[in-house]
Context: one part of a larger RNA
RNA sequence: GGAUGAACGCUAGCGACAGGCUUAACACAUGCAAGUCGAGGGGCAGCGGUGGUGAAGGCUUGCCUUCACCAGCCGGCGACCGGCGCACGGGUGAGUAACACGUAUGCAACCUGCCUGCCACAGCCGGAUAAUCGGGAGAAAUUCCGUCUAAUACGGCAUAAUGCAUCGACGGGACAUCCUGUUGGUGCCAAAGGUUAAUUCCGGUGGCGGAUGGGCAUGCGUCGCAUUAGUUAGUUGGCGGUGUAACGGACCACCAAGACGACGAUGCGUAGGGGUUCUGAGAGGAAGGUCCCCCACACUGGUACUGAGACACGGACCAGACUCCUACGGGAGGCAGCAGUGAGGAAUAUUGGUCAAUGGGCGGGAGCCUGAACCAGCCAAGUCGCGUGAGGGAUGACGGCCCUAUGGGUUGUAAACCUCUUUUGCCGGGGAGCAAAGUGCCGCACGUGUGCGGUUUGGAGAGUACCCGGAGAAAAAGCAUCGGCUAACUCCGUGCCAGCAGCCGCGGUAAUACGGAGGAUGCGAGCGUUAUCC
Numbered sequence: 001g002g003a004u005g006a007a008c009g010c011u012a013g014c015g016a017c018a019g020g021c022u023u024a025a026c027a028c029a030u031g032c033a034a035g036u037c038g039a040g041g042g043g044c045a046g047c048g049g050u051g052g053u054g055a056a057g058g059c060u061u062g063c064c065u066u067c068a069c070c071a072g073c074c075g076g077c078g079a080c081c082g083g084c085g086c087a088c089g090g091g092u093g094a095g096u097a098a099c100a101c102g103u104a105u106g107c108a109a110c111c112u113g114c115c116u117g118c119c120a121c122a123g124c125c126g127g128a129u130a131a132u133c134g135g136g137a138g139a140a141a142u143u144c145c146g147u148c149u150a151a152u153a154c155g156g157c158a159u160a161a162u163g164c165a166u167c168g169a170c171g172g173g174a175c176a177u178c179c180u181g182u183u184g185g186u187g188c189c190a191a192a193g194g195u196u197a198a199u200u201c202c203g204g205u206g207g208c209g210g211a212u213g214g215g216c217a218u219g220c221g222u223c224g225c226a227u228u229a230g231u232u233a234g235u236u237g238g239c240g241g242u243g244u245a246a247c248g249g250a251c252c253a254c255c256a257a258g259a260c261g262a263c264g265a266u267g268c269g270u271a272g273g274g275g276u277u278c279u280g281a282g283a284g285g286a287a288g289g290u291c292c293c294c295c296a297c298a299c300u301g302g303u304a305c306u307g308a309g310a311c312a313c314g315g316a317c318c319a320g321a322c323u324c325c326u327a328c329g330g331g332a333g334g335c336a337g338c339a340g341u342g343a344g345g346a347a348u349a350u351u352g353g354u355c356a357a358u359g360g361g362c363g364g365g366a367g368c369c370u371g372a373a374c375c376a377g378c379c380a381a382g383u384c385g386c387g388u389g390a391g392g393g394a395u396g397a398c399g400g401c402c403c404u405a406u407g408g409g410u411u412g413u414a415a416a417c418c419u420c421u422u423u424u425g426c427c428g429g430g431g432a433g434c435a436a437a438g439u440g441c442c443g444c445a446c447g448u449g450u451g452c453g454g455u456u457u458g459g460a461g462a463g464u465a466c467c468c469g470g471a472g473a474a475a476a477a478g479c480a481u482c483g484g485c486u487a488a489c490u491c492c493g494u495g496c497c498a499g500c501a502g503c504c505g506c507g508g509u510a511a512u513a514c515g516g517a518g519g520a521u522g523c524g525a526g527c528g529u530u531a532u533c534c
Base pairs, nucleotide, nucleotide: 001534002533003532004531006530007529008528009527010526013386014385015384016383017382019379020378021344026342027341028340030339031338032337035084036083037082040081041080043077044076047075048074049073050071051070052069053068054067055066056065057064058063059062091297092296093295101221102220103219104218105217106216107215110214111213115210116209117208118207119206120205121204123157124156125155126154133146134145135144136143137142163188164187165186166185167184168183169182170181171180172179173178193202194201223269224268225267230260231259232258235257236256237255238254240252241251242250272294273293274292275291276287277286278285279284299320300319301318302317303316322333323332324331325330350376352375353374354373358372359370360369361368362367389420390419391418392417399411400410401409402408403407424475426470427469428468429467430466434461438457440455441454442453443452444451445450446449478523479522480521481520482519483504484503485502489518490517491516492515493514499506500505
């Protein structure tokens, strides 16, 4: 000098764009953060409609109004069964020195829901169960018993190969085990319906491919300490198994005695890794906050279940610590999601708005959900931009300060005064883009669900940005320094005192170094100090 997720002191007009618990992975009140589908199902608690019955009122005497009851009949729908999602998105960096990450390869040792291309198929039957209803236990959480019922829930049979298993035959390929193509035999394995005005649409099953996402293995790279020198028994290898999507001491039985290490094993300490960021002419050094990729974790430890995918942040079980409820028998909980609270700390924001856009989940769609996201709020905490006026104006005014003091210098064109402008701010008026879709309606085309045209609806931010007009220099400057380094000097006070200080050093009676004043210098909505890195 540059830099910072900074803090502190003094000061503070506006805007844009980025940023905001670096400490206690400390504890958490409250609300929200993952639902959706009635076009899978049985039902009907609540809402609306319709129909029926009864009562009351009005009266035009067979209609209207009100009330009660009944009916899943219709729209729909709490809870329930079922499907898909909840493994994404969001947070944090505790652990991890490791194939965790980066990079480059391999898998002839593997999986992949939704999506996508192609081939083929969907025949027949069965038994349950939740909700409901009835009854019971319990303070509660919750739970038990009985009877009934449905499905795209569950089960059985049939059909079936290019699938799987196995036994052959004939080719091709190699990288040991082998891979692959054709063909033959034997055995085994599927399915679901719903909806429409419609042979309309959405789905179902098996197989072969694609895409996407993952899994595994390997080469190289990846902090400090040798005042850590030896380490290791599933340890190293083999054979055979188990297990897995798959390879493997991953695990198991048996056999052998190996394996790693000064090219740093093992141990200890520290630490998420990378893209990147800061600095530097570079080489290098330092850092890993925001954003992106990967990894790990979800009160602490362990375990599996479900599933295409988890050993699962807002799932389950067990153990532990802590907090809460309790009728003392027993229960409930997990903010390292968004806000917010306490604590810690030098220190870090609102218990805000909206799904309008982008994206995600479900749905045929309308739509619903979305603290992802987009916005708004707070903070000079950063970068950038703008402003705090411009021109003229000498009797060089008053006042202040200084001096060689009837005078001069300086503050200083500075002010006053004259002319002008109006950014930003204030007041008034107008007022966006972000909106494309999709839906409904109408029309047309091709031909039976697509396309095109018209119209309607469609914005949280927001009456915001922006534009126009109005008044008015009006409402807007500080901070640090002035001995040398280092730009900028005098007076007064103090008298080794009070104090200053980054280093050298100032201060003991004329201090340009302390304190004040005048003046000057630097930067400027900031300035200085502290901390850290180069």
Molecule: small-subunit ribosomal RNA, 5' domain
Organism: uncultured bacterium